Overview
This is a predicted structure of a 76-nucleotide RNA (transfer RNA) from a Phycisphaerales bacterium. NCBI's taxonomy places the organism under Bacteria, Pseudomonadati, Planctomycetota, Phycisphaerae, Phycisphaerales.
């Protein structure tokens, strides 16, 4: 130095052009239940790394950053 992947709520995830002003679990916070605790039911906030592009429409297809993985070459 060159190639691949991968980046989405606090966390780990769903997504393959419209059905998504993004959905589940777990947590979190209030409220119910319980003598408390635990569990357990109900709501509620909360995310598409960053820029450019295609497109009528992009989380999603393209190109450059960034940042985290792996893989391979060369230093006579």
């Nucleotide at each position: 130095g060159c190639c691949c992947c991968c980046a989405u709520c606090g966390u780990c995830u769903a997504g393959u052009g419209g059905c998504c002003c993004a959905g589940g679990a777990c947590a979190a916070u209030c409220g119910g239940u319980u003598c408390u605790c635990a569990g357990c039911c109900g709501a509620u906030g909360a995310a598409c790394a960053g820029g450019g592009g295609u497109u009528c429409g992009a989380c999603u297809c393209c190109c450059c950053u960034u940042g985290g993985g792996g893989g391979u070459a060369c230093c006579a």

Its Rfam family is "tRNA". By type it is a transfer RNA. The prediction has a mean pLDDT of 81.